RNA sequence: GGUAGAGGUUGCGCCUCUCAUCAGUAGGGUGUCGGAUGCGGUCCGAGCAGAUGAACACACCUGAAAGGGUUGGGCGCCGAAAGGCUGAAUUUGGGCAUUUCAGUACUUGGGCAUACAUUUAACAGAUGUAUGACUGUCAUCCGAUAAAUGUCGAGUUGGAGUACUACU
Numbered sequence: 001g002g003u004a005g006a007g008g009u010u011g012c013g014c015c016u017c018u019c020a021u022c023a024g025u026a027g028g029g030u031g032u033c034g035g036a037u038g039c040g041g042u043c044c045g046a047g048c049a050g051a052u053g054a055a056c057a058c059a060c061c062u063g064a065a066a067g068g069g070u071u072g073g074g075c076g077c078c079g080a081a082a083g084g085c086u087g088a089a090u091u092u093g094g095g096c097a098u099u100u101c102a103g104u105a106c107u108u109g110g111g112c113a114u115a116c117a118u119u120u121a122a123c124a125g126a127u128g129u130a131u132g133a134c135u136g137u138c139a140u141c142c143g144a145u146a147a148a149u150g151u152c153g154a155g156u157u158g159g160a161g162u163a164c165u166a167c168u
Base pairs, nucleotide, nucleotide: 001168002167003166004165005164008078011077012076013075014074015073016072019069027062028061029060030059031058032057037049038048039047041096042095043094044093081108082107083106084104085103086102087101088100089099109135110134112132113131114130115129116128117127118126119125137159138158139157141155142153143152144151145150
């Protein structure tokens, strides 16, 4: 260098089925009030609607969906993947934001709990930071084993995935 593996049955990601939530919400219709603004996530410009009555508010009728979550199934995997940064695309006439894709030896071993912040309808979930114990791995030390570089211990302390183990 190459090949193959392990961390967990709550490892990671994608697709799909079911179920609930979203929500009696957004939207639509009618009426009342009101009296000049309103229209895509936001700003500028343009355009459209509006005294033949805008927005707001109230009452009645009608009434979703997406995203996210649960259950089961399938697929791809073990920097799996996530975040940061950069670029392109989407969205529009333009800027920002959102979303998607690609690149990136910048950060993170893994899941969980708690707190704060962001996002979200949400105290669910996701992301980031910090703390905590747990867990896998390697190294040091300690103990046992039979002297040992071997084996065992969920023992002590510490490190990080470009790592660790096996073969070549």
The prediction has a mean pLDDT of 81. A computed fold for a 168-nucleotide RNA from a fish gut metagenome, annotated as Lysine riboswitch aptamer. Rfam family: Lysine riboswitch aptamer. Its family is annotated with lysine biosynthetic process in the Gene Ontology. From the family's description: Riboswitches are metabolite binding domains within certain messenger RNAs that serve as precision sensors for their corresponding targets. Allosteric rearrangement of mRNA structure is mediated by ligand binding, and this results in modulation of gene expression. This family includes riboswitches that sense lysine in a number of genes involved in lysine metabolism, including lysC. The RNAcentral record of the sequence draws on MGnify.